The RNA shown here (transfer RNA) has 61 nucleotides and comes from Pelagomonas calceolata. The prediction has a mean pLDDT of 82. Rfam family: tRNA. Gene Ontology term of the family: triplet codon-amino acid adaptor activity. NCBI's taxonomy places the organism under Eukaryota, Sar, Ochrophyta, Pelagophyceae, Pelagomonas. The sequence is in RNAcentral, with records from ENA.
RNA sequence: GUGGCGCAAUGGAUAGCGUAUCAGACUUCGAAUCUGGGGGUUGCGGGUUCAAGUCCCGUCG
Numbered sequence: 001g002u003g004g005c006g007c008a009a010u011g012g013a014u015a016g017c018g019u020a021u022c023a024g025a026c027u028u029c030g031a032a033u034c035u036g037g038g039g040g041u042u043g044c045g046g047g048u049u050c051a052a053g054u055c056c057c058g059u060c061g
Base pairs, nucleotide, nucleotide: 001060004019005018006017007016012050021037022036023035024034025033043059044058045057046056047055
């Protein structure tokens, strides 16, 4: 080492935010703005724990 990209998340609520992208509103068209949606086996394997993105071991980059 976590959505395409950039980053959050005290061991505990459905893993959030920005950006990008898609749709709608708006517009003569577009941009901007607003609203909504999709997108994550949290590098991989194992362990601890009632519970792991988080702690431990190994491994890959």